This is a predicted structure of a 1467-nucleotide RNA (small-subunit ribosomal RNA) from a metagenome.
RNA sequence: UGGCUCAGGAUGAACGCUAGCGGCAGGCUUAAUACAUGCAAGUCGAACGGUAAGUAGUGUAGCAAUACAUUACCUAGAGUGACGUACGGGUGCGUAACACGUAUGCAACCUACCCUUUACAGGCGGAUAGCUCGGGUAAACCCGAAUUAACCCGCCGUGGUAUGAUUGGAGGGCAUCUUCUAAUCAUUAAAACUCCGGUGGUAAAGGAUGGGCAUGCGUCUGAUUAGUUAGUUGGCGGUGUAACGGACCACCAAGACGAUGAUCAGUAGGGGAACUGAGAGGUUGAUCCCCCACACUGGCACUGAGAUACGGGCCAGACUCCUACGGGAGGCAGCAGUAGGGAAUAUUGGUCAAUGGAUGCAAGUCUGAACCAGCCAUGCCGCGUGCAGGAAGAAGGCCUUCUGGGUUGUAAACUGCUUUUGCCAGGGGCUAAAAUGCCCAUGCGUGGGAACUUGAAAGUACCUGGUGAAUAAGCCACGACUUACUACGUGCCAGCAGCCGCGGUAAUACGUAGGUGGCAAGCGUUGUCCGGAUUUAUUGGGUUUAAAGGGUGCGUAGGCGGUCCUUUAAGUCAGUGCUGAAAUACUCCAGCUUAACUGGAGGGGUGGCAUUGAUACUGGGGGACUUGAAUGAAGUCGAGGUAGGCGGAAUUGACGGUGUAGCGGUGAAAUGCUUAGAUAUCGUCAAGAACACCGAUAGUGAAGACAGCUUACUAGGCUUAGAUUGACGCCGAGGCUCGAAAGUGCGGGGAUCAAACAGGAUUAGAUACCCUGGUAGUCCGCACUGUAAACGAUGAUUACUCGCUGCUGGGAGGUAACUUUCAGUGGCUUAGCGAAAGCGAUAAGUAAUCCACCUGGGGAGUACGCCGGCAACGGUGAAACUCAAAGGAAUUGACGGGGGCCCGCACAAGCGGAGGAGCAUGUGGUUUAAUUCGAUGAUACGCGAGGAACCUUACCAGGGCUUGAAAGUUAGGGAAUAUCUCUGAAAGGAGAUAGUCAGCAAUGACCCGAAACUAGGUGCUGCAUGGCUGUCGUCAGCUCGUGCCGUGAGGUGUUGGGUUAAGUCCCGCAACGAGCGCAACCCCUACCAAUAGUUGCCAGCGGUUCGGCCGGGGACUCUAUUGGAACUGCCCGCGCAAGCGGUGAGGAAGGUGGGGAUGACGUCAAGUCAUCACGGCCCUUACGUCCUGGGCUACACACGUGCUACAAUGGCUAUUACAGAGGGCAGCUACACAGCAAUGUGAUGCAAAUCUUCAAAAAUAGUCUCAGUUCGGAUUGGGGUCUGCAACUCGACCCCAUGAAGCUGGAUUCGCUAGUAAUCGCGCAUCAGCAAUGGCGCGGUGAAUACGUUCCCGGGCCUUGUACACACCGCCCGUCAAACAAUGGAAGUUGGGGGUAUCUAAAGUCGGUAGCCGUAAGGCGCCGCCUAGGGUAAAACUAAUAACUGGUGUUAAGUCGUAACAAGGUA
Repeated sequence: UGGCUCAGGAUGAACGCUAGCGGCAGGCUUAAUACAUGCAAGUCGAACGGUAAGUAGUGUAGCAAUACAUUACCUAGAGUGACGUACGGGUGCGUAACACGUAUGCAACCUACCCUUUACAGGCGGAUAGCUCGGGUAAACCCGAAUUAACCCGCCGUGGUAUGAUUGGAGGGCAUCUUCUAAUCAUUAAAACUCCGGUGGUAAAGGAUGGGCAUGCGUCUGAUUAGUUAGUUGGCGGUGUAACGGACCACCAAGACGAUGAUCAGUAGGGGAACUGAGAGGUUGAUCCCCCACACUGGCACUGAGAUACGGGCCAGACUCCUACGGGAGGCAGCAGUAGGGAAUAUUGGUCAAUGGAUGCAAGUCUGAACCAGCCAUGCCGCGUGCAGGAAGAAGGCCUUCUGGGUUGUAAACUGCUUUUGCCAGGGGCUAAAAUGCCCAUGCGUGGGAACUUGAAAGUACCUGGUGAAUAAGCCACGACUUACUACGUGCCAGCAGCCGCGGUAAUACGUAGGUGGCAAGCGUUGUCCGGAUUUAUUGGGUUUAAAGGGUGCGUAGGCGGUCCUUUAAGUCAGUGCUGAAAUACUCCAGCUUAACUGGAGGGGUGGCAUUGAUACUGGGGGACUUGAAUGAAGUCGAGGUAGGCGGAAUUGACGGUGUAGCGGUGAAAUGCUUAGAUAUCGUCAAGAACACCGAUAGUGAAGACAGCUUACUAGGCUUAGAUUGACGCCGAGGCUCGAAAGUGCGGGGAUCAAACAGGAUUAGAUACCCUGGUAGUCCGCACUGUAAACGAUGAUUACUCGCUGCUGGGAGGUAACUUUCAGUGGCUUAGCGAAAGCGAUAAGUAAUCCACCUGGGGAGUACGCCGGCAACGGUGAAACUCAAAGGAAUUGACGGGGGCCCGCACAAGCGGAGGAGCAUGUGGUUUAAUUCGAUGAUACGCGAGGAACCUUACCAGGGCUUGAAAGUUAGGGAAUAUCUCUGAAAGGAGAUAGUCAGCAAUGACCCGAAACUAGGUGCUGCAUGGCUGUCGUCAGCUCGUGCCGUGAGGUGUUGGGUUAAGUCCCGCAACGAGCGCAACCCCUACCAAUAGUUGCCAGCGGUUCGGCCGGGGACUCUAUUGGAACUGCCCGCGCAAGCGGUGAGGAAGGUGGGGAUGACGUCAAGUCAUCACGGCCCUUACGUCCUGGGCUACACACGUGCUACAAUGGCUAUUACAGAGGGCAGCUACACAGCAAUGUGAUGCAAAUCUUCAAAAAUAGUCUCAGUUCGGAUUGGGGUCUGCAACUCGACCCCAUGAAGCUGGAUUCGCUAGUAAUCGCGCAUCAGCAAUGGCGCGGUGAAUACGUUCCCGGGCCUUGUACACACCGCCCGUCAAACAAUGGAAGUUGGGGGUAUCUAAAGUCGGUAGCCGUAAGGCGCCGCCUAGGGUAAAACUAAUAACUGGUGUUAAGUCGUAACAAGGUA
């Protein structure tokens, strides 16, 4: 940079757990799916005919009940008529449209009921339902006859400001027109009822209300939908309508719409508003209000003021039901309710009391509108589940460092108080105003008066009393984000999870518990929307490198545009008017106890329209200007372009000459060429291609690109003066042009080079890198392709903004140096910008205009579609799915088959070894009952182990013990102890005998010992740890404080120039200082001195048994303590200095004199739980413990470390010297003797400078003479010695005999730079003894070599690259194999909607009509147009599915290679 995710608010919600109350609201978001049942639209007898039942009366019959007849009242049901049924109520299918919103218009319109005004209502006639009779039918229902009323239907009369026509006058407008007025002609009305008050009727005008039509503006997504349209666009004349109109018809014209997105496709009722947001916006359109559309699906009209009619009609279709099979009936998207669907949404309730509606004169009737109730925590709001005191800080729980403490927690108990709510009882409103009706007044509005009645909700709200803390708390979370932590269980399992991520034995992340936190009658989860997200950016983003500048120019539409004057007033600004429904929202007030809720008032309202004004700016009109732009003039510049001609060098080939054996090629080779004469060299000829030097971060061009010389044609830039035009300009979606290389087509050409291909090498392989060849191609012409890291990864134009310094081309001044100016091209840099790197007048700075492009990574520049192309392919360009990252710049490290500098026995130079042999020892492996365990590159392997026959010992087999083998406390008993017997392999078991402690006592020491508290474990985890240790490495490094630099990580210091063994020191320096390391201080050693002088020493003196033995002595050696001495101090040279060099001086020692001890920050989860300690886990008659025997010592083999050798620098024999450091009493042992010897027997000195252990190589002499030997000394046989309970497994040593391999060791590899290597012996620890050739020390003898830093290994510093950071033992790519997922193609198959063509065509309107009916009006019938629906056909679109097939993604440990990241080993 960028995505993902969370915290907030909201919800018509759903789900899980839980649930005390009330108020207010809300409640099929899915199937506009199908519906049983009931109800939802009727009313009017004061319009009409008529009348059942009932009531009352009368009459008749009857004793009566009662029956019949009749009169009056009341009038049910049915019927005619009138009004209503077009409202109210439901739903959101359709609709992207004048449907909706807003603002207008109608000079183009209608309006029942209501209001106002004016006028009028005279006469005559007719039919029909009902009823009655008859008939048909299953039903629905229908037919015929007779008769009848009206506010039913006609005719005549009258009439007007009605309608139509004509004419005159006056005015207006908008083209057709229209208003007022006058006159004439024609046409058209009525209904009654009555209580006499009135109600109703007809005509006309006006109002109100409601509607119709038209227009401006606004109103979703897709261009992978770009062209659409024939009644289409317009005209004239008609038809039709309330009315305008191609709305419809005939004729005429050819238009109309569209990149400001037509058409097509998809989705969707619109608005007021709701949610969210700081706002701008985004999302939504439940409840309430307005509008629209629809009423099973489609079509159609009728009636009517109004319908193309939810509870009307006709037709068609689908479905359901009834049926006597002939035919009929139906439409809950009204209220309830049912089924179905679904995660999911209620009662088949009450009342017309109020409000409202229909009707009626009215009473009234009807009203699933409405008002109420029921169900549901669905939401909002309110209340409660108690309050105060109370510490033994109770019990219990949990934790714990555990006789304790902490916490739950004033919490509980307990005491006092209160009573909301609940329950019981009593009281108890408001909603109701009254109106209507009645009476009075009144001309009409109306006013006044008296009285009556009416409550579904509901005996509810509310009030009072009583009762009693009584009736009432859960849910989620506790790793960070994010408020809240511990224990146990589990052990990458089970599980959690919004993101990051938890879980592999100590989980604050899983599960449970305790505790805590949050919210609370709810809490949490899920879904959806907005927010956070400035993450689509108008407010408010970007494009050098993070995603993103088009490859380049020209240019259309379009956007933007220089100076001045004038005009206009479209934009713009201001005032005013109208509108912006109510509800909602905001403010204030008020009513329910409060709130939610509700009421009242007020303000505001982006917007729209109109009007008046202003004129700076923008726009329009007109005029002028020159600085932008262009033209012309004069110069000048260049690999600018195109075509032609010419040239030399080189290459290859041909021919000829000279010449001979190789040439060529490579890391090395080979293939190849060559005695038929190559390569080499000379000459001649041919061909094609490219143009050395000049040549340059130089030039030109829009970019691609352009280079020998020359000619022709042609384009452009720049400079100068300022002649001409007068804004003519800039950018530029589409469009057009040009466009490297490769590629394609046709025709040429073909020298070189060279994909493919062949061969040779390399290699594990090598379809590569290297070599030898070699075809397309590379070149030319014409035509295509149209892409590149087409890059400055930086679009074009214009203006402004510090400097320094080069180069190219002009101009001016100057003799010149040089100064100055314009255009270009480079480097550095200020401010500023930038995440940084960096950019910086050639901007990535500051601004303006226009275009292009971006919005996480992958999938993918892929698929499909379309366009282009001969093809290759190009352009445009997704989604599913998947991840929580991908990416940029910089930082610190690490790494590099990057670079520079430096060091080390690192190489080199040397000396000696290992690797071959035999043996010793350790390890691996194998074996075994066990071969105990650990250590495993360097940094395990003669290591733990400094010493396994038993023991050790941890392992195995067998036999035993269980408070235990050991330690502490203790009841009790007993002295302790010693000896013996039996059994046994021993441990152990059983028994016997002796003994009878000290103390006055208490008791004590010791032994046995029940029971108990403690034990024990070399069992596991070194990846839970401490401690200790190895290694890098005795390498020179590792850090800090302050300051400074940087947004930051971090840097600086510590880098640089020198120097050093050293971050050692010096100089420089935004650093100045400091710490841990280095060095020094410590020890040994080398020299000297002082002190001291025994057990050491002995020069001089004396003695002597001749041994410093003795007297003596401190001189010397030595011993062991303290000092000194060395510091580049002095000299010379070099150097600023540090320092370096010197065969310098001096000195015992010279540049750290030699050696040791000493090991920075850290690395390797390095090693060790088996030294020890320790957390956790595990075992407890055993994983503890005792004993015997065995094993750790095995042995086809492999490796490490050593010893001894292979011999003459040697072996053997003999003789003769010289150490140091240690050890020594269950010891070292002199000496003597015995034995060949190991050793033994005696014996002496010494707890040690006294005694003892105690040398070898060397030297001297002799012998051996190059052999498997007189080398070598393994193996084996025999005999011994010693230690020890015990040498069989399994000890060492001695003697005799035996006499193996081995003749100097392949690849490879180790140590060492001086008293070192090599070689020689000596000692010590452990230890009874010893497998010691090991380890640790000691001295004796005593070399060679280092030119040097190219290479190998390791390390240090600086720098560079990086895709690494678990840090190259890193990271990481692709095929194949496996599983899963989504997806593309596909022979086909199955649907869907729409269109086109054609056939047919119901109902119905309209038109026609000669037949029929009717007095007539008219109707029927028939015909025609249109048309829902149905059939047929072809094509397109879209969806699902599919054998097979393609790639893609994902997936702890599959296969093959190693492509990329370092010069990644071929950049």